[in-house]
RNA sequence: UGGGGCGUAGACAAGUGGCAAGUCACCAGUUUUUGGUACUGGCAUUCGCAGGUUCGAAUCCUGCCGCCCCAU
Repeated sequence: UGGGGCGUAGACAAGUGGCAAGUCACCAGUUUUUGGUACUGGCAUUCGCAGGUUCGAAUCCUGCCGCCCCAU
């Protein structure tokens, strides 16, 4: 320098045009003498950033940023 892949919560991670699922962690409550376990509820107005397309974008397009792989 060129090509490809990835970027979603504190961690992991689904989602493939119609306002983001799950697990762990965390917070609150119930239970318990306490802790733990169990159960219930809560937790992403900005899905890396900025534009574009669309009635509607995490999702499609462009540029940039970061990480990984390949080639030179």
The RNA shown here (transfer RNA) has 72 nucleotides and comes from a bacterium. The RNAcentral record of the sequence draws on ENA. Its mean pLDDT, the model's own confidence on a scale to 100, is 80. It matches the Rfam family "tRNA". The family's RNA type in Rfam is transfer RNA. Its family is annotated with triplet codon-amino acid adaptor activity in the Gene Ontology.